The part of an RNA shown here (large-subunit ribosomal RNA, domain II) has 687 nucleotides and comes from a Candidatus Absconditabacteria bacterium.
The source organism's lineage runs through Bacteria, Bacteria candidate phyla and Candidatus Absconditibacteriota.
The RNAcentral record of the full RNA draws on ENA.

[in-house]
Context: one part of a larger RNA
RNA sequence: GUCAGCGAGUUAUUGGUAGUAGCGAGGUUAAGGCAGGAAUAGCCGGAGCCGUAGGGAAACCGAGUCUGAAUAGGGCGUUUAGUUGCUAUUAAUAAACCCGAAGCGUGACGAGCUACGCAUGGGCAGGAUGAAGAGUUGGGAAACUGACUUGGAGGUCCGAACGGUUUGGUGCUGCAAAACCUUCCGAUGACCUGUGCGUAGGAGUGAAAAGCUCAUCGAGUUACGUGAUAGCUGGUUCUCUCCGAAAUGCAUAUAGGUGCAGCCUGCAAAUUAGAUCUUAUAGAGGUAGAGCUCUUAUAAGGCUAGGGGUGUCGAAAGGCAUUACCAAACCUUGUUAAACUUCGAAUGCUAUGAGGAAUAUUGUUGAGUGAGACUGCGGGGGCUAAGCUUCGUGGUCAAAAGGGUAACAGCCCAGAUUUCUAACUAAGGUCCCAAAAGUAUAGCUAAGUGGAAAAGGAGGUGUCUUUGCUUAAACAUCCAGGAGGUUUGCUUAGAAGCAGCAAUCCUUUAAAGAAAGCGUAAUAGCUCACUGGACAAGCGAAAGUGCGCUGAAGAUGUAACGGGGCUAAGCCAUAUACCGAAAUCGAAAGUCUUCUAACUAAGUUAGAAGGCGGUAGGAGAGUGUUCUUUACUGGCUGAAGGUCUGGCGUAAGCUUGGCUGGACGGUAAAGAAGUAAAAAUGCUGAC
Repeated sequence: GUCAGCGAGUUAUUGGUAGUAGCGAGGUUAAGGCAGGAAUAGCCGGAGCCGUAGGGAAACCGAGUCUGAAUAGGGCGUUUAGUUGCUAUUAAUAAACCCGAAGCGUGACGAGCUACGCAUGGGCAGGAUGAAGAGUUGGGAAACUGACUUGGAGGUCCGAACGGUUUGGUGCUGCAAAACCUUCCGAUGACCUGUGCGUAGGAGUGAAAAGCUCAUCGAGUUACGUGAUAGCUGGUUCUCUCCGAAAUGCAUAUAGGUGCAGCCUGCAAAUUAGAUCUUAUAGAGGUAGAGCUCUUAUAAGGCUAGGGGUGUCGAAAGGCAUUACCAAACCUUGUUAAACUUCGAAUGCUAUGAGGAAUAUUGUUGAGUGAGACUGCGGGGGCUAAGCUUCGUGGUCAAAAGGGUAACAGCCCAGAUUUCUAACUAAGGUCCCAAAAGUAUAGCUAAGUGGAAAAGGAGGUGUCUUUGCUUAAACAUCCAGGAGGUUUGCUUAGAAGCAGCAAUCCUUUAAAGAAAGCGUAAUAGCUCACUGGACAAGCGAAAGUGCGCUGAAGAUGUAACGGGGCUAAGCCAUAUACCGAAAUCGAAAGUCUUCUAACUAAGUUAGAAGGCGGUAGGAGAGUGUUCUUUACUGGCUGAAGGUCUGGCGUAAGCUUGGCUGGACGGUAAAGAAGUAAAAAUGCUGAC
């Protein structure tokens, strides 16, 4: 892992609610007992409980009573139906649907491991070093001291046994729940070790690591309390039918829990409301927008106080004049605001009237939910960041399948009772993959733009507007001219159109600047403006707008149309046809609710209208398993079970025939449950 078996809302008591049965102003017995044919039956037993009357704290009074001074007012009552079983469901208390802690307590058992201690034994190859002391001898007056010999000290040195375990490697379903190889440390000591004994669970022991106390230690092991508790995780077994949520508010030692409300469901009631919706009328309001009267902010100009500067008068105080400075208030023009408003919608809200279907309302039973997600719109927070966060208001998902979007819970279309159809459509599409137009008309794009992106950049191209020049010849091109006063004045070494400053005139002209650029040391030189000729018809400037270009660099592989591929099979506009879903229509069938009719006995038949996606969850109707009762009934001429096979039922399921098997089954009506398995890292067994 697979298969098989086992595996989870039970039982008791006491309440609530509903149904049902008995009796009914009453209902009912409990413990206990009697009898006995021994039972799921009968009979006693009225203690007690509920109801029949309430009010008051109570005394107490009583259809009333309490409050009160009250005969007032007000509160609670007075209109009669209950009660005892059974069934269903639910709550509380119990282990209370099942499995699951870490833990807490009580008593025992452990020092054969290990820690420490006590007693008694054992062990330490070999080598090195050479303390004290002693002896001999030298020196010295002595104290003392040197040398040699001897001696054999030491938590001394090297290194086996022994003890340890520093490094690296192997092992890591091992040889091994700690080993093996290599290397290393101690090795006469605070050494190692045998045997016996002692100390223990909040206790021991500890050269102290919370180490060790039998592979167990921040409190051993074991049995019991014990089915501890678990607001937590997982699991919870047959079918069909009807309805169908929530992820919000308030509170919470509360935030992943719970209570109440909200939203769901079943039943009942009154027949009330006609909630929502549509329409009409009447209202309150200060949002969007707008505006600048107020408050706040703010640009320019004007005017004018005030301030600053300067001049002048004065001994000073200060006066007078002036000003390319600053500038309140005021005026004009232009702006700004969630906490501004002279204004001011749409929606929404409130009230009333009318309309009419589904519904809503009230009471009560049973819930679940109280982690929400994205998307459009209106806001706050954030960076007008986030698949971000937090509100409001719609939608979808959640709990929704189908079609579209290449794929894609939350987007677009559309809500699947079942079966059928080359029906008709939606969104979206119609060259091929791939159902349907290489459809028609008029334009645009040349960038594979389409099929990713900004500021910025550009004689890309279409269109529109304004404006200038032009057969008295424009624009472009070619030919020619582009002069004189003059080298203007100043400045300067020089300054001659062209370093710089000032001025920028006059003349001749068809035209020609005291010069727009290059150039020279300065001149010179080459162009330009401007003019003539040649040519011959349009040529410039600016603004708006459509579609394109550029800006544009990434990591496995084209890879930024789903692909092929496309110059339309791209974009814009118009038009027609077609495809396209579980939508809609058509045909047939099932089922639910309501209504009508008939038959009849509370159900059936027929018809009509409306419904039938669904998680949590509520309600209803059934299937199957084991056993019991009663009545039937099958079976050795072959039961149950197994296997193959046919049929029936909406489903759970039921059933025929063959083979196998070899002795027990079934139907009907009731009853009782150890009553249904795919999941729980489920348990046991097999493979």

Model confidence (mean pLDDT): 85 of 100.